[in-house]
RNA sequence: AGCAAUCUCGUGGGGUGUCCGGCUUGCCGGGCUGAGAGGCUGAGUGGCCAACCCAACGAACCUGAUCCGGGUCAUGCCGGCGGAGGGAUUUGAGAUGCACCUGCC
Numbered sequence: 001a002g003c004a005a006u007c008u009c010g011u012g013g014g015g016u017g018u019c020c021g022g023c024u025u026g027c028c029g030g031g032c033u034g035a036g037a038g039g040c041u042g043a044g045u046g047g048c049c050a051a052c053c054c055a056a057c058g059a060a061c062c063u064g065a066u067c068c069g070g071g072u073c074a075u076g077c078c079g080g081c082g083g084a085g086g087g088a089u090u091u092g093a094g095a096u097g098c099a100c101c102u103g104c105c
Stems, first nucleotide, its partner, number of pairs: 001102002005096006011055004017032007038049004061086003067080004
C1' cells in the first nucleotide's frame, strides 16, 4: 500500500400475502408470519412513490407451482424441491480498516 468487513451517499434489482369481524359494497378495525405485507392512481393487465431487503461469497427475488409432506381459522406458515434453473452498473464514489494474507521500501 492492497484486501475481508463496517458505515454514508448514489445507481440498479425485488416482494408487498392470508384470514376474521363490522357494516355504508366500498371502507374501517383486528389476527398470523416476516426485514418489509404502506400509500396514490388506473375499467382491467398494471404504473408511480415511501419504508424494507439484495447487488455475484448473489435463498433479495423469480420459475418449477393450481407441486409434495407437515401444520393452521387461512396463507410459501415450516420443511422438501435446492450441490435445480434464472436473477440486478459481476454495483459507482467516499470514510474507517484491529487481525490474517500479499506486494514494495
The RNA shown here (TPP riboswitch aptamer (THI element)) has 105 nucleotides and comes from Pseudolabrys taiwanensis.